[in-house]
RNA sequence: CACGACAAAGGCACCCCCGUCGAGAGGCGGGUCCGCAAAGCCACGGGUCCUCAGGCACUUCGCCGACAGGACAGCCGGGUUACCGACG
Numbered sequence: 001c002a003c004g005a006c007a008a009a010g011g012c013a014c015c016c017c018c019g020u021c022g023a024g025a026g027g028c029g030g031g032u033c034c035g036c037a038a039a040g041c042c043a044c045g046g047g048u049c050c051u052c053a054g055g056c057a058c059u060u061c062g063c064c065g066a067c068a069g070g071a072c073a074g075c076c077g078g079g080u081u082a083c084c085g086a087c088g
Stems, first nucleotide, its partner, number of pairs: 001088001003085002011036002016031006034074001040080003044077003047072005054064003
């Protein structure tokens, strides 16, 4: 440098539940432990989701949704930093 060992140490924590913040997507804290070798960090490209003008339908339920703003880094790619240590 590359790689991630049926190795060791250490780390993170899905769903769900509780609390809390938010209009919402969702954030944060606790419990839990599905998983993760960057499941550390960054919304740069794509994507998904929320809000919204408006449109469609209409008895009601509902459906679509530009621009813009927002959320997700545990959707993919990219950028960036890093613990441990066999094989190469």

A computed fold for an 88-nucleotide RNA from a Frankiales bacterium, annotated as c-di-GMP-I-GGC riboswitch aptamer. The sequence was found by an Rfam model in a public genome assembly. Rfam family: c-di-GMP-I-GGC riboswitch aptamer. Gene Ontology term of the family: cyclic-di-GMP binding. The coordinates come from a structure-prediction model, not an experiment, and the mean pLDDT is 86. Of the family's consensus pairs, 95% are formed in the model.